Context: one part of a larger RNA
Molecule: small-subunit ribosomal RNA, 5' domain
Organism: uncultured bacterium
RNA sequence: GAUGAACGCUGGCGGCGUGCUUAACACAUGCAAGUCGAACGAAGCAUUUGCGACAGAUUUCUUCGGAUUGAAGUUUGCUUAUGACUGAGUCGGCGGACGGGUGAGUAACGCGUGGGUAACCUGCCUCACACAGGGGGAUAGCAGUUGGAAACGGCUGAUAAUACCGCAUAAGCGCACAGUACCGCAUGGUACAGUGUGAAAAACUCCGGUGGUGUGAGAUGGACCCGCGUCUGAUUAGCUUGUUGGCAGGGUAACGGCCUACCAAGGCAACGAUCAGUAGCCGACCUGAGAGGGUGACCGGCCACAUUGGGACUGAGACACGGCCCAGACUCCUACGGGAGGCAGCAGUGGGGAAUAUUGCACAAUGGAGGAAACUCUGAUGCAGCGACGCCGCGUGAGUGAAGAAGUAAUUCGUUAUGUAAAGCUCUAUCAGCAGGGAAGAUAGUGACGGUACCUGACUAAGAAGCUCCGGCUAAAUACGUGCCAGCAGCCGCGGUAAUACGUAUGGAGCAAGCGUUAUCC
Numbered sequence: 001g002a003u004g005a006a007c008g009c010u011g012g013c014g015g016c017g018u019g020c021u022u023a024a025c026a027c028a029u030g031c032a033a034g035u036c037g038a039a040c041g042a043a044g045c046a047u048u049u050g051c052g053a054c055a056g057a058u059u060u061c062u063u064c065g066g067a068u069u070g071a072a073g074u075u076u077g078c079u080u081a082u083g084a085c086u087g088a089g090u091c092g093g094c095g096g097a098c099g100g101g102u103g104a105g106u107a108a109c110g111c112g113u114g115g116g117u118a119a120c121c122u123g124c125c126u127c128a129c130a131c132a133g134g135g136g137g138a139u140a141g142c143a144g145u146u147g148g149a150a151a152c153g154g155c156u157g158a159u160a161a162u163a164c165c166g167c168a169u170a171a172g173c174g175c176a177c178a179g180u181a182c183c184g185c186a187u188g189g190u191a192c193a194g195u196g197u198g199a200a201a202a203a204c205u206c207c208g209g210u211g212g213u214g215u216g217a218g219a220u221g222g223a224c225c226c227g228c229g230u231c232u233g234a235u236u237a238g239c240u241u242g243u244u245g246g247c248a249g250g251g252u253a254a255c256g257g258c259c260u261a262c263c264a265a266g267g268c269a270a271c272g273a274u275c276a277g278u279a280g281c282c283g284a285c286c287u288g289a290g291a292g293g294g295u296g297a298c299c300g301g302c303c304a305c306a307u308u309g310g311g312a313c314u315g316a317g318a319c320a321c322g323g324c325c326c327a328g329a330c331u332c333c334u335a336c337g338g339g340a341g342g343c344a345g346c347a348g349u350g351g352g353g354a355a356u357a358u359u360g361c362a363c364a365a366u367g368g369a370g371g372a373a374a375c376u377c378u379g380a381u382g383c384a385g386c387g388a389c390g391c392c393g394c395g396u397g398a399g400u401g402a403a404g405a406a407g408u409a410a411u412u413c414g415u416u417a418u419g420u421a422a423a424g425c426u427c428u429a430u431c432a433g434c435a436g437g438g439a440a441g442a443u444a445g446u447g448a449c450g451g452u453a454c455c456u457g458a459c460u461a462a463g464a465a466g467c468u469c470c471g472g473c474u475a476a477a478u479a480c481g482u483g484c485c486a487g488c489a490g491c492c493g494c495g496g497u498a499a500u501a502c503g504u505a506u507g508g509a510g511c512a513a514g515c516g517u518u519a520u521c522c
Stems, first nucleotide, its partner, number of pairs: 001521003005518005012394006018387002020352001025350003029347003034094003043086002045083003050078003053074002060067002101305003110230008120222002125218007133167001135165002142157006173198005179192005203210002231277003238268003243265004248260003280302004284295004307328005330341004358384001360383003366380001367378004397427004407418004431463001434457004441449001466511005471492003477506005487494002
């Protein structure tokens, strides 16, 4: 000098930051990933068409009993259609692989840096070309029935699609075969033409569009490989059998012992292999004139993990934090047959600890997911709350005022110091308090923050100073008490009767809303 700090004493305001470094310990409760009715059927609601029933104005006839006609209307049942209507669940699409958390593991192509892929993939997005013909069978929701305490099912029947499955079509697309030209660092690559063979599609519409399929290119994101760099220990000296290489095959988006069979016996190591310990890496941060040393909180990039271990499924992408299956530990429910769960998301609880915050507000902004959109969701994010935890800024008044008041301390008892300090007089109003106005942030609308920031007015010196030190290092001394006691102390060292070193008082010095101490690094 510095800190994600803690502790002691003290504490006025604001801005910007920052806040479990320990138990990757266990978690009550709420929320953190949904969305689309412009993919689909059913249901509901509203309007509506027609029919039936009720009711019966009116008309006509009348033997006055009645017959006939049937408007407006009511209600209910069925029915026709309409609606940017509603929203649970199912089916379908996209998204749950992003965003958010943590640092356990990892000494490694994990990270950093520079290259390579003629060995690769890439949903959504952009561009270009071509296309979308004609069929089929199911199934959930639903209805009926049935099992179970529940979780969750079973059976029967009907039904829809942008769900599923054939068929047709097929270019410069895939595969197989055999060519030509050009090019390259090897395997090879590119272009062209040939034969055989294989693979597509989906509709909705407000008629404006929105979608679908194939191929090629781009963009973005990823994957793999290599050079160099990356802590300590030799009181760790040998290590290795898929081990090292080859051949064939499998597998993968792709190369590869990645895996398998066979063959060979190799490969690494004193330039430190193997083993053991420790550790996420970097941009950066702290310190230092620099070289260097230390650190890896916040913010940004990469990696790894998601109760422990293992596994795959789906998908453009996961071997998937709030998905699935199995096993283990733990917790909970149970009718004992069986089930449920995973905060290292945001808050919050217990525990551990010297120690670290609210079970807050809002989607107004920025960004993300879905949707054509309206919009919905978003503990990302924006804000607010708590903490002097840090940095920065401001204030706690200014001028005048000698009777050098009182008090206190010292004293050679004369006085000296506190000290222009106070009082008194004259001013001012930063902050806080009171009242009025009141934003930007938002481009049409929309403001959580927030009646906030800010402005104006009136008002009172009022509401706002402590902490450490005073032997030397080191700025600042006297008195009393104590008497090697009580105590102090970073080092030297003080204290045994005149202690500038202990304790108190007065005075002084330093810093200041802080001041000291402890810990750690330079």